[in-house]
Background: Predicted 3D model of a 387-nucleotide RNA (Bacterial RNase P class A) from Deinococcus sp. Rfam family: Bacterial RNase P class A. Rfam classes the family as a ribozyme. Its family is annotated with ribonuclease P activity, dimeric ribonuclease P complex and tRNA processing in the Gene Ontology. Lineage of the source: Bacteria > Deinococcota > Deinococci > Deinococcaceae > Deinococcus. The sequence was found by an Rfam model in a public genome assembly.
């Protein structure tokens, strides 16, 4: 100098003139005066509660949620610190982070084969052994071709104890088919039945050995723990649970249009069923309540439902200081009251400064997620140049 990372603050300010909501004081009233009045997300309704009712209210199942360890909190799927894994040069960031050895399923296409797998290209053998010659033993019972080589042999020719030509048999090499053995090499694929090196084998394979990773079983040291480090034994081992599932823990439902009080209105209606029924916002058990001629309850039709008050803002509250803690936070002292509307209040104008987005409470609070513009402050990382 440039780029980046983490944390915090602000979101028009001040003055004036009118106009609004709530509240307090004065006043008979009109009115006058004081105080106060949208956010960092008020948004989404994704979580957790406070509070309300079912309701006198227990247990289980289903359903749902979370998923490393230790803490914080009223609680949470939140936050803090740590562990492990991943990204980044780093500061830092992300994690849907229990279990694949309980079971089921899935891995498209390609490929021989995707977990009791598998042969496309390939590699090896087709022989040997014996006191026994046998449908014996060991992986192994062959056939065909051949421009080749060697050995033996038949015929013919010639320059004749040799050479050449045409055949036959056997062996070897080579090739093909077939049979048997292999899964090490190559190929396909995101991934191939652990990896590397060596031995062994006809050729090979954890077949064996050494080292390494993973898994299982136990051990030593550090740590409260998740884990970290070390040294053993064992067998030879795909991945996937944001697939079903298993395991551990948690979980009643409902919602301020919850609920409560007062005044008011109407038809304490009609019909059918009926001995059991209703409630516990899914089911079962238990419990409670109502009822069994006269009507509990269920079904259908029909009628009334207006207004006011309350819930409603003093709170798991804010600010500040001290102590403890790495921290989230906890405890204590001091201080403050900071919206309560009800179709729903904050608007208009003037002056100075300069500046812009996303965007308005509706019972309350703690989080998360999303949207967004600019300014300020602090700390940290990398980098260019100079000294």
């Nucleotide at each position: 100098u440039g780029g980046g990372a983490a944390g915090g603050g602000g979101g028009c300010a001040c003055g004036g003139u009118c106009g609004c909501g709530c509240u307090c004081g004065c006043g008979a009233a009109a009115g006058c005066g004081g105080g106060u009045g949208a956010g960092g997300a008020a948004a989404g309704u994704c979580c957790g509660g406070g509070c309300u009712c079912c309701a006198u209210a227990g247990g289980g199942c289903a359903g749902g949620g979370u998923g490393c360890c230790a803490g914080c909190u009223a609680a949470c799927g939140g936050c803090u610190g740590g562990g492990c894994g991943g990204g980044g040069c780093a500061a830092c960031c992300c994690g849907a982070c229990g279990g694949a050895a309980a079971g089921u399923g899935c891995a498209a296409c390609a490929g021989a084969g995707a977990g009791u797998a598998g042969a496309c290209c390939g590699c090896c053998a087709g022989a040997g052994g014996c006191u026994u010659u046998g449908a014996c033993c060991u992986a192994a019972u062959u056939u065909c071709g051949c421009c080749u080589g060697c050995a033996c042999u038949g015929c013919c020719a010639c320059g004749c104890g040799g050479u050449g030509g045409c055949g036959g048999u056997g062996c070897a090499a080579c090739g093909a088919a077939c049979u048997g053995g292999c899964a090490a090499g190559g190929g396909u694929g995101a991934a191939a039945c652990g990896g590397u090196g060596g031995g062994g084998u006809a050729a090979g394979a954890g077949c064996c050995c050494a080292c390494c990773a993973g898994c299982g079983c136990a051990c030593u040291g550090g740590g409260a723990g998740a884990c970290c480090a070390g040294a053993g034994c064992g067998g030879c081992u795909u991945g996937u649970a944001a697939a079903c599932c298993c395991c551990a823990c948690c979980u009643g439902g409902u919602g301020c249009a919850a609920g409560g009080u007062c005044c008011a209105a109407u038809a304490a209606g009609c019909a059918g069923g009926g001995a059991g029924g209703g409630c516990u916002a899914g089911c079962c058990c238990g419990g409670c309540c109502c009822g069994u001629c006269u009507a509990a309850c269920c079904u259908g039709c029909g009628g009334g439902u207006g207004g006011a008050c309350u819930g409603c803002u003093u709170g798991a509250g804010g600010u500040u200081c001290g102590u403890g803690g790495c921290g989230a936070c906890a405890c204590g002292g001091a201080u403050c009251c900071c919206a309560g509307a009800g179709a729903g209040a904050u608007g208009a104008c003037c002056g100075u400064g300069g500046a812009a987005a996303c965007a308005g409470a509706a019972c309350c609070c703690g989080g998360c997620u999303u949207a967004c513009c600019c300014c300020c402050c602090u700390u940290c990382c990398c980098u260019u140049g100079c000294u």